[in-house]
RNA sequence: GGACGAUUAGCUCAGUUGGUAGAGCAUCUCGUUUACACCGAGAGGGUCAGUGGUUCGAGUCCACUAUCGUCCA
Numbered sequence: 001g002g003a004c005g006a007u008u009a010g011c012u013c014a015g016u017u018g019g020u021a022g023a024g025c026a027u028c029u030c031g032u033u034u035a036c037a038c039c040g041a042g043a044g045g046g047u048c049a050g051u052g053g054u055u056c057g058a059g060u061c062c063a064c065u066a067u068c069g070u071c072c073a
Base pairs, nucleotide, nucleotide: 001072002071003070004069005068006067007066010025011024012023013022019056027043028042029041030040031039049065050064051063052062053061
């Protein structure tokens, strides 16, 4: 220098054909317990890496940029 892949909650990751952003763990509250843990119920938490474009509508499609990884030279 070139090719490909990844970027979504604090962490690990889903998200189907473009149509209300989700799960597990973690955190908090309540119940349970003498108390803690376990268990049960509930709640909070998101600029979907960034900028632009297409569209009635973008996490999803397109372009560029950034970071990380693999491969080629």